[in-house]
């Protein structure tokens, strides 16, 4: 230093929503700027398509039935969870919302404009199995 074995390992989840560098502050945080990944919008030929029954975007979150003053129920299309991470099978329990644009927008190459918040569990190999298994010690 390399190769094998065995053991052991970090608090987690949705969601793009973290990471770095340099500066300032009321300094174990917070603010600026810049870069790096991620994420989302508009925008052409071609092709599509059809506006008051307005039309759109972001998301998994759209639809159907009951009941209807209002709430609400029950179902569903899709959706995430199973402890570093990944495929795969089942289905135990769950989610199936909420906001935005304001007369306008298919796709869309060049271009160009935007976001990277907020919430939540837990003291722990968290839903079962199965295969597989970096990286550090």
């Nucleotide at each position: 230093g390399u190769g094998c074995c065995g053991a052991u390992u970090a608090g987690g989840c949705c969601a793009a929503a973290u990471c770095g560098u340099g500066g300032u502050g009321c300094c174990u945080c917070a603010c600026c700027a810049c870069g790096a990944c991620c994420g989302g919008g508009g925008g052409a030929c071609c092709c599509a398509a059809u506006u008051u029954c307005g039309g759109g975007g972001u998301g998994a979150a759209u639809c159907c039935g009951c009941a209807c003053c209002c709430a609400g129920c029950g179902g569903u299309a899709g959706g995430g969870g199973c402890g570093a991470c990944u495929c795969g099978c089942g289905c135990c329990a769950c989610c199936g919302a909420a906001c935005c644009c304001g007369a306008c927008a298919g796709c869309u190459a060049a271009c160009u404009c935007c976001g990277g918040c907020g919430g939540c569990c837990c003291a722990c190999u968290u839903c079962g199995c199965g295969a597989g298994g970096a990286g550090g010690u």

The RNA shown here (c-di-AMP riboswitch aptamer (ydaO/yuaA leader)) has 137 nucleotides and comes from a Bacillota bacterium.
Its Rfam family is "c-di-AMP riboswitch aptamer (ydaO/yuaA leader)". About the family: This family represents a conserved RNA structure found upstream of the ydaO and yuaA genes in Bacillus subtilis and related genes in other bacteria.
Its mean pLDDT, the model's own confidence on a scale to 100, is 76.